This is a predicted structure of a 463-nucleotide part of an RNA (small-subunit ribosomal RNA, 3' major domain) from a bacterium.
Context: one part of a larger RNA
RNA sequence: AGACGGGGGCUCGCACAAGCGGUGGAUCAUGAGGCUUAAUUCGUCGAUAAGCGAAAAACCUUACCGAGGCUAGAAACCAUACUGCAUCCUCUUUGAAAGGAGAGGAGCCUUCGAGGGUGUAUGGCAGGUGAUGCAUGGCCGUCGUCAGUUCGUGGCUUGAGCUGUUCCCUUAAGUGGGGAAACGAACGCAACCCUCGUUGCCUGUUACAAGUGUCAGGCGAGACUGCUCCCUCACGGGAGAGGAAGGUGAGGAUGACGCCAGGUCAGCAUGUCCCUUGAUGCCUCGGGCUGCACUCGUGAUACAAUGGGACGUACAAAGGGACGCAAUACCGUAAGGUGGAGCAAAUACUGAUAAAACGUUCCUCAGUUCGGAUUGUGGGCUGCAACUCGCCCACAUGAAGCCGGAAUCGCUAGUAAUCGUGAAUCAGCACGUCACGGUGAAUACGUUCCCGAGCCUUGUACU
Numbered sequence: 001a002g003a004c005g006g007g008g009g010c011u012c013g014c015a016c017a018a019g020c021g022g023u024g025g026a027u028c029a030u031g032a033g034g035c036u037u038a039a040u041u042c043g044u045c046g047a048u049a050a051g052c053g054a055a056a057a058a059c060c061u062u063a064c065c066g067a068g069g070c071u072a073g074a075a076a077c078c079a080u081a082c083u084g085c086a087u088c089c090u091c092u093u094u095g096a097a098a099g100g101a102g103a104g105g106a107g108c109c110u111u112c113g114a115g116g117g118u119g120u121a122u123g124g125c126a127g128g129u130g131a132u133g134c135a136u137g138g139c140c141g142u143c144g145u146c147a148g149u150u151c152g153u154g155g156c157u158u159g160a161g162c163u164g165u166u167c168c169c170u171u172a173a174g175u176g177g178g179g180a181a182a183c184g185a186a187c188g189c190a191a192c193c194c195u196c197g198u199u200g201c202c203u204g205u206u207a208c209a210a211g212u213g214u215c216a217g218g219c220g221a222g223a224c225u226g227c228u229c230c231c232u233c234a235c236g237g238g239a240g241a242g243g244a245a246g247g248u249g250a251g252g253a254u255g256a257c258g259c260c261a262g263g264u265c266a267g268c269a270u271g272u273c274c275c276u277u278g279a280u281g282c283c284u285c286g287g288g289c290u291g292c293a294c295u296c297g298u299g300a301u302a303c304a305a306u307g308g309g310a311c312g313u314a315c316a317a318a319g320g321g322a323c324g325c326a327a328u329a330c331c332g333u334a335a336g337g338u339g340g341a342g343c344a345a346a347u348a349c350u351g352a353u354a355a356a357a358c359g360u361u362c363c364u365c366a367g368u369u370c371g372g373a374u375u376g377u378g379g380g381c382u383g384c385a386a387c388u389c390g391c392c393c394a395c396a397u398g399a400a401g402c403c404g405g406a407a408u409c410g411c412u413a414g415u416a417a418u419c420g421u422g423a424a425u426c427a428g429c430a431c432g433u434c435a436c437g438g439u440g441a442a443u444a445c446g447u448u449c450c451c452g453a454g455c456c457u458u459g460u461a462c463u
Base pairs, nucleotide, nucleotide: 001463002462003460004459005458007457008456009455010454011453012452013451015447016446019411020410021409022408023407026301027300028299029298030297031296032295033294034292035291042053043052064287065286066285067284068283069282070281073125077124078123079122080121081120082119087106088105089104090103091102092101093100094099108116109115127275128274130273131272132271136269137268138264139263140262141260143258148187149186150185151184152183153182154163155162156161167178168177169176193252194251195250196249198221199220200219201218202217203216204215207212208211224246227240228239229238230237231236303404307363308362309361310360311359312358319350320349324343325342329338330337331336370401375396376395377394378393379392380391381390417439418438419437420436421435422434423433
């Protein structure tokens, strides 16, 4: 100087408390461990692994296993030699395919230098999702959007080092003010950027009632403790007015010096090591990654009457679309099918009627008109192909479950809770993820305690 303390002081944070809703019990989905397996590819393991890499494992992906094949190779560069030679097409045979064997046909450019290009052979080499994240780059997680981390000159000290950065007031903030052997400065904080909320002007397609501006785009205005009162030396704090908005207006992007030899050699790049003809390389078919006594994580659906069913009736936002989105119409109980108007998009489509909500009615507390797992049958769609192993529909079946032990999680406002909608990935497949709007709470006395953090100080046999 740090680190630590079941030391102290001060101060914060959904940290506790006050509340609301969950998890832990059930079923299913999904991931992880374990077990099994020819293989169940690999990585990740408290917080900071486990709906994570994976924004899509039927084949492909795919790295794993079995079997069949190839060997200068599936792709690249160079040299030499040969080459009727862009090299291609068709056929036969073998085969699961890949691959192997064979037959036939067509057929380059040129400055005419066998030059370019192509193929074959030989050599140099390729190739490796093989190892090492404790050899690395890059990127990322975490402390933490916490308020800290340093430097120059000067001063102090034998020196390590200290000072500045401590102290007082204040702030969300090392934010600002005052004082002070310090004076300044840098990275952080804040501001500058984006979105939302109010408003003026301009522009006006496809919006709407036809001359407007719901709206869209652009440029501005507005909020600064500016004004009043109280406290204060000041900074600032408290109350109020006006205002769409008030003291950081709300949200986002933005993550200092560093810590964890944190994570990633399988995204990529890369040092070293290793394999290279029975391959740790490459191709193909099939299987596996989906296996199931069990354990854990994250979710979905419920256990019902603030509910379930039927009918009727409203109101969104943000997105997407050409190998695409697809209307009206017709067929089908439905999934869906036929068909194709329109649309490269404020027009037509997705799109239906958004769902919860609201109105009427049935159910009347029961394992039920709750709940929907499981299973059977019949269908639909995508796709070479749904057996292993897809999604959906109809009918039938109708399991566990009556609110969950110890324990534990999220959330302070348009938030929680609840309700639907869209997108990425994608042939198909969403209870996951990311986004969008609708309805819309309760509580916060307070900081003793739990956890984490900041500043000062103290102890130490630790570094």
Its mean pLDDT, the model's own confidence on a scale to 100, is 80.